RNA sequence: GCGCUGGUGGUGUAGUUGGUUAACAUACGGCCCUGUCAAGGCCGAGACCGCGGGUUCAAGUCCCGUCCAGCGCGCCA
Numbered sequence: 001g002c003g004c005u006g007g008u009g010g011u012g013u014a015g016u017u018g019g020u021u022a023a024c025a026u027a028c029g030g031c032c033c034u035g036u037c038a039a040g041g042c043c044g045a046g047a048c049c050g051c052g053g054g055u056u057c058a059a060g061u062c063c064c065g066u067c068c069a070g071c072g073c074g075c076c077a
Stems, first nucleotide, its partner, number of pairs: 001073007010026004019057001028044005050066005
């Protein structure tokens, strides 16, 4: 340098041919339960999806640019 995969709550992931409340687990807060703690049950807060732009009535999803991480290949020394 080229190609591929990925970037989504604090953390780890899902999100099928675009379709309107972005889901799950864990962590966090409250309540219930328990003699206490843990476990368990219920509720809640938390991401508008790496960044910028475009297409569309509508984009996490499609297109372009760019940054970062990983993998493979190649070039120079």